[in-house]
Context: one part of a larger RNA
């Protein structure tokens, strides 16, 4: 001087921050990832109409089903990791990249099937078998291929690995939805084949990156090489032969300890010490494995297998993962609310309404930290009274009280009151482009709903000194002294060192010093 502190004593308010450093121990309980009927077949309950009722018919649609993007992002945690993990600079003629965006071209004509759903069947459940029938933007054949992929032949160009230009063959594609309408076709949201950018990623390589030598050797897929698998892609990545090699005192292997970094902290600065909040990148999701779906997977809130550990059982079997927000135990010196909202900002779905969103925006608790305000102000000597000292005068405490005269930050009590709202939807309208026309598209102008915070902050009146001061210290170091008890006793103490009968150093009181809603001890760095 600094803290993500704790701990004593105290403790008016406001902004703005931070809050399980321990047990990656264990969780009750609620919520944290869903949306799409403008993809699809369909439907309780409900309205309606016909009927006396059964029932039929029609109109609405919930909740399940398939089907599509999304659940690889957001958010936690720091257990591992001494590593191409992270920095920092390069490769990548070795490579991927859904949604976006720009751009060519195409979107034909078939086809079988399953879930919902019926009927049954087995089970305490969870959930599973079985028949009969249905859809699609869900599967699957086929037609065609402008580009494009493979093989090939010719040329260029090289880093000799390959690139790039032209011919040829081979095979390989798709899906409809929704408005409009003169029924011709148009429009828009989609699919499919490619080029190109954007973005996010994969792999490689150069340097930098704690401590032990009381750790000196270490290594057989090890080290390369040929030739094959495998990858989205190089490569012992794997796999057969082949050769003996690689690393190593400029520290191999070994151990131990730790998530790297912007950065914080400290310091004139060099440097030391640290990685909490915030941001970037790795890692991990009960422990261990493993794969599958996918553009992407460390797949937290998916699957499967083992395994502790917990609940449920009808004893045959089954559920379960808070290092996500609240919240409990449990550890601990120690660290908060089972809180409002989706009004904003951002994210998924959707043509759009709108729906989800414990991210977010808030609001609550902790003086935990940093800042800013307050606890009043003017006068006001008879220097009252009281307290302490003092042999007495008398000094202090002291303009401090009281007492007059004022103000009203804050405080309670009413009245008022912004900004956070931009705009979507529809509507009016002005212009384009396109079209035979309408829907529709672009661009741009008015109207135009919507606040959790919140009795919001802000402004105004009433009241009324009214509601607000502690906490360390006084022997040197160090800024402040006397009394009085105590008697090496009690008890101080960071350090010298105080205390045995006058103690400035113990405990009191009274006066002083120092800081202030804090102050003081501890505790760690510099």
């Nucleotide at each position: 001087a600094a803290c993500g502190a704790a701990c004593g004593c105290u403790g008016g308010c406001g902004g703005c921050g931070c809050g399980u450093c321990u047990a990656a121990a264990g969780c009750a309980u609620g919520c944290a990832a869903g949306u799409c009927g403008u993809g699809c077949g369909g439907c309780a309950a409900g309205g309606g109409u016909a009927g006396c009722a059964a029932u039929a018919c029609u109109c609405c649609u919930a909740g399940a089903g398939c089907g599509g993007c999304g659940g690889a992002c957001u958010g936690g945690u720091g257990a591992g990791u001494a590593a191409c993990g992270c920095g920092u600079g390069g490769g990548u003629g070795a490579c991927c990249u859904g949604c976006c965006c720009u751009u060519a071209g195409g979107u034909u004509g078939g086809g079988g099937a399953u879930a919902g759903u019926c009927c049954u069947u087995a089970g305490a459940a969870a959930u599973a078998g079985g028949g009969g029938g249905u859809a699609a933007u869900a599967c699957c054949g086929a037609a065609u291929a402008c580009g494009g992929u493979u093989a090939u032949c010719c040329g260029g160009c090289u880093g000799u690995g390959g690139c790039u230009g032209g011919g040829u063959a081979a095979a390989g594609a798709a899906a409809g939805g929704a408005g409009c309408u003169u029924c011709g076709g148009c429009u828009u949201c989609g699919c499919c084949u490619g080029a190109g950018g954007a973005u996010g990623g994969g792999c490689c390589c150069g340097c930098g990156u704690c401590c032990c030598a009381u750790u000196a050797g270490c290594u057989a897929g090890u080290u390369g090489g040929c030739g094959g698998g495998g990858u989205a892609a190089g490569a012992g990545c794997c796999c057969a032969c082949c050769a003996a090699g690689g690393c190593u005192c400029u520290g191999a292997u070994g151990g131990g300890u730790a998530g790297c970094c912007g950065g914080c902290c400290u310091g004139a600065g060099a440097g030391g010490g640290u990685g909490u909040a915030c941001g970037g990148c790795c890692a991990c999701a009960c422990u261990g494995g493993g794969a599958c779906u996918g553009a992407g997977a460390u797949a937290c809130g998916g699957c499967c297998c083992a395994g502790a550990c917990u609940c449920c059982u009808a004893c045959g079997g089954g559920a379960g993962g808070c290092a996500g927000c609240a919240g409990c135990u449990a550890a601990g010196a120690a660290u908060a609310u089972u809180c409002c909202g989706c009004a904003a900002u951002g994210g998924g779905g959707g043509a759009a309404a709108c729906c989800c969103u414990g991210a977010c925006g808030g609001a609550g608790c902790g003086a935990c930290g940093c800042c800013g305000c307050g606890u009043g102000u003017a006068c006001g000597a008879u220097g009252a009274a009281g307290g302490c000292c003092g042999a007495a005068a008398g000094g202090u405490u002291g303009u401090a009280a009281a007492g007059u005269a004022c103000u009203u930050u804050u405080g309670c009590u009413g009245u008022u009151g912004a900004a956070g709202a931009a705009u979507a939807a529809a509507g009016c309208u002005g212009g384009g482009a396109g079209g035979g026309a309408a829907u529709g598209c672009c661009c741009g102008g008015c109207u135009g709903a919507u606040g959790a915070c919140g009795u919001u902050a802000g402004a105004c009146a009433g009241c009324g000194a009214a509601u607000a001061a502690g906490c360390c210290c006084c022997g040197g170091c160090u800024a402040a002294u006397u009394a009085c008890g105590u008697g090496c006793c009690a008890g101080c103490a960071g350090c010298c060192g105080c205390g045995g009968u006058a103690a400035c150093a113990c405990g009191u009181a009274a006066g002083g010093g120092g800081c202030g809603a804090g102050c003081g001890u501890u505790g760690u760095u510099c």
Overview
RNAcentral holds the full RNA, with entries from ENA. The part of an RNA shown here (small-subunit ribosomal RNA, 5' domain) has 526 nucleotides and comes from an uncultured bacterium.